Predicted 3D model of a 399-nucleotide RNA (Bacterial RNase P class A) from Frondihabitans sp. PhB188. The organism belongs to Frondihabitans, within Bacteria. The coordinates come from a structure-prediction model, not an experiment, and the mean pLDDT is 76. It matches the Rfam family "Bacterial RNase P class A". Gene Ontology terms of the family: dimeric ribonuclease P complex, tRNA processing and ribonuclease P activity.
RNA sequence: UGGGUCGGCAAGACGGUCGCGUCGCCUCACCUCCGGGUGCGGCGCCGAGGAACGUCCGGGCUCCACAGAGCAGGGCGGUGGGUAACACCCACCCGGGGCAACCCGCGAGACAGUGCAACAGAAAGCAGACCGCCACGGCGCACCUCUUCGGAGGUCGCCGGGGUAAGGGUGAAACGGUGGUGUAAGAGACCACCAGCGGUUCGGGUGACCGGCCGGCUCGGUAAACCUCGCCCGGAGCAAGGUCAGACAGAGAACGAUUCAGGCGGCUCGCCGAGUUCUCGGGUAGACCGCUGGAGCGCUGCGGCAACGUAGCGCCGAGAUAGAUGACCGUCCAUGCCGUGCAGCGCCGAGAGGCGCUGCACGGCAAGACAGAACCCGGCGUAGCAGCCGGCCCAUUCG
Numbered sequence: 001u002g003g004g005u006c007g008g009c010a011a012g013a014c015g016g017u018c019g020c021g022u023c024g025c026c027u028c029a030c031c032u033c034c035g036g037g038u039g040c041g042g043c044g045c046c047g048a049g050g051a052a053c054g055u056c057c058g059g060g061c062u063c064c065a066c067a068g069a070g071c072a073g074g075g076c077g078g079u080g081g082g083u084a085a086c087a088c089c090c091a092c093c094c095g096g097g098g099c100a101a102c103c104c105g106c107g108a109g110a111c112a113g114u115g116c117a118a119c120a121g122a123a124a125g126c127a128g129a130c131c132g133c134c135a136c137g138g139c140g141c142a143c144c145u146c147u148u149c150g151g152a153g154g155u156c157g158c159c160g161g162g163g164u165a166a167g168g169g170u171g172a173a174a175c176g177g178u179g180g181u182g183u184a185a186g187a188g189a190c191c192a193c194c195a196g197c198g199g200u201u202c203g204g205g206u207g208a209c210c211g212g213c214c215g216g217c218u219c220g221g222u223a224a225a226c227c228u229c230g231c232c233c234g235g236a237g238c239a240a241g242g243u244c245a246g247a248c249a250g251a252g253a254a255c256g257a258u259u260c261a262g263g264c265g266g267c268u269c270g271c272c273g274a275g276u277u278c279u280c281g282g283g284u285a286g287a288c289c290g291c292u293g294g295a296g297c298g299c300u301g302c303g304g305c306a307a308c309g310u311a312g313c314g315c316c317g318a319g320a321u322a323g324a325u326g327a328c329c330g331u332c333c334a335u336g337c338c339g340u341g342c343a344g345c346g347c348c349g350a351g352a353g354g355c356g357c358u359g360c361a362c363g364g365c366a367a368g369a370c371a372g373a374a375c376c377c378g379g380c381g382u383a384g385c386a387g388c389c390g391g392c393c394c395a396u397u398c399g
Base pairs, nucleotide, nucleotide: 001395002394003393004392005391006390007389008388009387012332013331014330015329016328017327018326020047021046023044024043025042026041028039029038030037031036049370053381054380056379057378058377059376060375061237062236063235064234068269069268070267071266073233074232075231076230077229078092079091080090081089082088093107094105095104096103097102108228109227113226114225115222116221130168131167132164133163134162136160137159138158139157140156142155143154144153145152146151176194177193178192179191180190181189195218197215198214199213201212202211203210204209241289242288243287244286250280251279252278253277254276255275260273262272263271296315297314298313299312300311301310302309303308333368335366336365337364338363339362340361341360342359343358344357345356346355347354348353
């Protein structure tokens, strides 16, 4: 310098004018049950997000009874750690991709059982001989050599049974792989190395696992198929749920009071338990709480590889309820377009000069993404523009 990979911040900035919302203070006016309330005005602090989006997970909180037990159902799935918890985060292991940094993984079990793998192929679970290879027997006497002329040997072709699974073929996948010894030809038959499996084996590690030693030599695939195993899981949700004020009008029916109605996903047991439910009709829709001080944020020290924890100090940053933060001006920043000037490079040209690209300066115009709280928080997914910073890897060059 170029390429790659991982991470962090960030989301136009500043100033002014007018206009909004909560809260605090002040003046004035009115009311008052003398606590205070209401209204106009003035001043002041603060006022959307990294995703507020999706509603995919996990919680806090509230109610159902006090949430117990089991079955069914659902979720997760390497090991260890973090956390309030999680399908999240961190570290590590194994497998795969990549030269590497790094990235990916629905990562337990196929010897509990069931299922599936078309077609091709000899054969697809404990199998199998299509083409081949080998020796033997028979036939041919085709060809060659020798011949003591009786024949012998070899090559080739066909048939028969036998041996073989190394070579070839089929297939996504063929009952270990590569190389050798050996054999009539072959084969883990034997040997070396590798993978796998096993070991009442040794060492390292918390563990998943890793390494050494020994060994019969070898005991398919698929569970993001059903299933098995291990761990976890009550339900509903802020329109949850409370307080105050106020208004009205009840009528009918079903079940039930211990032989058990009803009790918030299904069933059973247990427990609570005297009311529960439906139809028609009437009234109310107001005010307040929940509602923002948090598993909060920042800095520093310590512990830890890290996620994170802990101690000290400091900070308080919307709380609306048809639902607030908008408009204008100026300057700056980033971007695009146009114009001018300068510089460099390339091309055309005899030359003058012209064209294009890059950089800088000036001027003008446009113009800044995705998108908006509604109880709160930890994650994940998705959208997305302008910029900045850093770690690591590879290549090249210079010192």